[in-house]
Predicted 3D model of an 82-nucleotide RNA (c-di-GMP-I-GGC riboswitch aptamer) from an Actinomycetes bacterium.
């Protein structure tokens, strides 16, 4: 540097429920673990999802959510084996 151990020390936290915030996806706290070796940041690319006006209706071009979907980038904690 590549790797990630029926190993340690340290972190994060799915449903779910309670509060509060949004028009909604969906966020924030708190309570809980299903899982993660980037479940750490990022909305570039693709993907999923929301939501709007004129509109009979379809409907994201533009507007917004998702990084615990994949892809690119940046940045990291420890550590046998090979």
């Nucleotide at each position: 540097c590549u790797c990630g151990a029926a190993a340690a020390a340290g972190g994060c936290a799915a449903a779910c429920c309670c509060c509060g915030g949004a028009g909604a996806a969906c966020c924030g706290g708190g309570g809980g673990a299903c899982g993660c070796a980037a479940a750490g940041c990022c909305a570039g690319g693709g993907g999923u999802c929301c939501u709007g006006a004129a509109g009979a209706a379809a409907g994201a071009c533009c507007g917004g959510a998702c990084a615990g979907c994949c892809c690119a980038g940046c940045u990291g904690c420890c550590g046998a084996a090979g």
Source information
It was read from a public genome assembly, where an Rfam model found it.